[in-house]
């Protein structure tokens, strides 16, 4: 000085549930709220689960805080 690995310090995100909008829906988006997150930033390739519409093998959507995977960040301890 890298590089992994996750103490520490400054900080971040935001489950559930309440609530306005929104969408056939699954959800989404806004305000409260904090179960928890060390990539719970981003991205829907793959696989999973969800949802329409089929019933028929399928399409079309959601879900990234189900898993894989790709890209990017913050600190700098043992």
């Nucleotide at each position: 000085u890298c590089u992994g690995c996750g103490a520490a310090a400054a900080g971040g995100c935001a489950a559930a549930c309440c609530u306005g909008c929104u969408g056939u829906g699954a959800g989404g988006c806004g305000g409260g709220g904090a179960c928890g997150c060390a990539a719970u930033g981003u991205c829907a390739c793959a696989g999973g689960u969800c949802u329409u519409c089929a019933c028929a093998u399928g399409a079309a959507g959601a879900u990234g805080g189900c898993u894989g995977g790709a890209c990017u960040g913050c600190c700098g301890a043992a």
This is a predicted structure of a 78-nucleotide RNA (c-di-GMP-I riboswitch aptamer) from a Chromatiales bacterium.
The sequence was found by an Rfam model in a public genome assembly.
Model confidence (mean pLDDT): 85 of 100.